[in-house]
Context: one part of a larger RNA
RNA sequence: GUUGAUGACUGCAGUCGAACGAGAUCUUCGGAUCUAGUGGCGCACGGGUGCGUAACGCGUGGGAAUCUGCCCUUGGGUUCGGAAUAACAGUUGGAAACGACUGCUAAUACCGGAUGAUGACGCCAAAGAAAUUUGGAGUCCAAAGAUUUAUCGCCCAGGGAUGAGCCCGCGUAGGAUUAGCCUAGUGGGUGGGGUAAAGGCCUACCAAGGCGAACGAUCCUUAGCUGGUCUGAGAGGAUGAUCAGCCACACUGGGACUGAGACACGGCCCAGACUCCUACGGGAGGCAGCAGUAGGGAAUAUUGGACAAUGGGGGCAACCCUGAUCCAGCAAUGCCGCGUGAGUGAUGAAGGCCUUAGGGUUGUAAAGCUCUUUUACCAGAGAUGAUAAUGACAGUAUCUGGGGAAUAAGCCCCGGCUAACUCCGUGCCAGCAGCCGCGGUAAUACGGAGGGGGCUAGCGUUGUUC
Numbered sequence: 001g002u003u004g005a006u007g008a009c010u011g012c013a014g015u016c017g018a019a020c021g022a023g024a025u026c027u028u029c030g031g032a033u034c035u036a037g038u039g040g041c042g043c044a045c046g047g048g049u050g051c052g053u054a055a056c057g058c059g060u061g062g063g064a065a066u067c068u069g070c071c072c073u074u075g076g077g078u079u080c081g082g083a084a085u086a087a088c089a090g091u092u093g094g095a096a097a098c099g100a101c102u103g104c105u106a107a108u109a110c111c112g113g114a115u116g117a118u119g120a121c122g123c124c125a126a127a128g129a130a131a132u133u134u135g136g137a138g139u140c141c142a143a144a145g146a147u148u149u150a151u152c153g154c155c156c157a158g159g160g161a162u163g164a165g166c167c168c169g170c171g172u173a174g175g176a177u178u179a180g181c182c183u184a185g186u187g188g189g190u191g192g193g194g195u196a197a198a199g200g201c202c203u204a205c206c207a208a209g210g211c212g213a214a215c216g217a218u219c220c221u222u223a224g225c226u227g228g229u230c231u232g233a234g235a236g237g238a239u240g241a242u243c244a245g246c247c248a249c250a251c252u253g254g255g256a257c258u259g260a261g262a263c264a265c266g267g268c269c270c271a272g273a274c275u276c277c278u279a280c281g282g283g284a285g286g287c288a289g290c291a292g293u294a295g296g297g298a299a300u301a302u303u304g305g306a307c308a309a310u311g312g313g314g315g316c317a318a319c320c321c322u323g324a325u326c327c328a329g330c331a332a333u334g335c336c337g338c339g340u341g342a343g344u345g346a347u348g349a350a351g352g353c354c355u356u357a358g359g360g361u362u363g364u365a366a367a368g369c370u371c372u373u374u375u376a377c378c379a380g381a382g383a384u385g386a387u388a389a390u391g392a393c394a395g396u397a398u399c400u401g402g403g404g405a406a407u408a409a410g411c412c413c414c415g416g417c418u419a420a421c422u423c424c425g426u427g428c429c430a431g432c433a434g435c436c437g438c439g440g441u442a443a444u445a446c447g448g449a450g451g452g453g454g455c456u457a458g459c460g461u462u463g464u465u466c
Stems, first nucleotide, its partner, number of pairs: 006294001010291003014041003019038002022035005048249003057172007066164002071160008079113004088103006119140003123136005145152003173221003180211002186208001188206006224246004228239004251272005274285004302328001304327003310324001311322004341371004351362004377402005385393001410455005415436003421450005431438002
């Protein structure tokens, strides 16, 4: 790790039997294991994407009229009853998805009574300018048990922490070839409703206002915002991949339910488009999760391993789940490091190229001689990450030994800008080209060769930013 927020086949994606009845299996008859269902907690986290949004969305600094499951802390309580219902059994409808009726049963499910204040509600009195504080009486509201007997729970109230909702100042694109706009909830007030909470948030009534006029309303276009990133001496300019914070979205549009928290990616309902199944009556689905597929494209990976670590959910725990995560695989995609040998070696060998034919150059380059062994290969040992135990990675990293120069160099350029020149071929042809421009018979500019220059596991082109 782009794209079309294009479509979608396949695999992967809770827990608790120490809340409850029931069933099945095993049984040493002590019990154990498994589970469809009721119930609890979780599914609002984590993960993905950037459609929308020029906005209190974001950044920063403030604020008051709020809520907050689990967690910490403080005080108090945990009493007596009741009626159902799923599972199950029977009957039955349907192709299926899924139901219907009758009967039985349990609970930490549901309901009633009791006890209730420091809680809630309004009332009274006092203090006070008020906000409010203090005191008093009244009304109202709670609970659930489990077991291995030590714990885990449950209810009410106060405080804290964390998280969240709300309001405001300032900052945060382009266009005036958009100058008036919104409009009657529109701007304000009163009463009422609603919310956890201020508020035209909603409603009835009243009066008629509100924003903007260059300090740019409204409209149009574009766009997630930020910490940051790239560039630059800086000022700036461009940008918003990976990582982190916030926001928005989950096939398209709308809606609420449950809940501490959603108007809920893998929940519900309605409408729509599309796909699939059908016995034509009716049903099912939503990868912008991880892999993977098709399509499109210049272009981007494995239908891998493990919960060992870190964290999350459930559970007293054992443990289970976790495509979060940790790892491995693919790609020179980037960055960094290393190697492809070192020393010596002139008869300046051969060959190539050039030549004024004397020679020059390739060139210490090669060969030869003497060495070394990084990497690679072979053999042995073998971690940290893990703590008493538990390691996917992984026999990995790393260490030791062995043999042997062995296993390892390319790409672009050479007219000027711009470092680097000759010969041959071609003959305004073939071709080159970033700009200037080369080529029409002696081309350092085309093609080849020799030589040279640059970078180097890369090099060059193209695109883009400064």